c-di-GMP-I riboswitch aptamer from a Clostridiales bacterium, 91 nucleotides, folded computationally. The coordinates come from a structure-prediction model, not an experiment, and the mean pLDDT is 83. It matches the Rfam family "c-di-GMP-I riboswitch aptamer". Rfam's curators write: GEMM was predicted in a large-scale screen for bacterial structured RNA regulatory elements.
C1' cells in the first nucleotide's frame, strides 16, 4: 500500500411515529424522533415490491371488489444483485 475483516475512538446516516409542506397515489422534502446501519454514500442498470392509468377475466349490466396483463406513466437505493465513490485501523 492492497484485499479480507470489524474491536475501539471521533464523527456520520436515520426506521416507526408526530408536525409542516408537495403529490390523485406509491411517495418526496423540511423539523422533531431514533429502530437500526461500515457503505443505511451515489446510481431505477437487472430482478423484486408498490402506486396511478388502461386492457382482459370474474360477479348479475354497471360501479365497487378480486385476479391476471401492459414495448404505459411513476415511486422505493433502509429488498437482492450489478456499477461508481468513500472515513477509521486493534486482532
Nucleotide at each position: 500500500u492492497u484485499c479480507c475483516a470489524g474491536a475501539a475512538a471521533a464523527g456520520g446516516u436515520a426506521a416507526a411515529c408526530c408536525c409542516a409542506u408537495c403529490g390523485c397515489g406509491a411517495g418526496g422534502u423540511g423539523g422533531g424522533g431514533g429502530c437500526a446501519c461500515a457503505a443505511a454514500g451515489c446510481u431505477g442498470c437487472a430482478g423484486g415490491c408498490c402506486u396511478g392509468a388502461c386492457c382482459g377475466a370474474u360477479u348479475a349490466u354497471a360501479a365497487u371488489g378480486u385476479c391476471g396483463g401492459u414495448u404505459c406513466a411513476g415511486g422505493c437505493g433502509g429488498c437482492u444483485g450489478g456499477g461508481c465513490u468513500g472515513c477509521c485501523u486493534a486482532a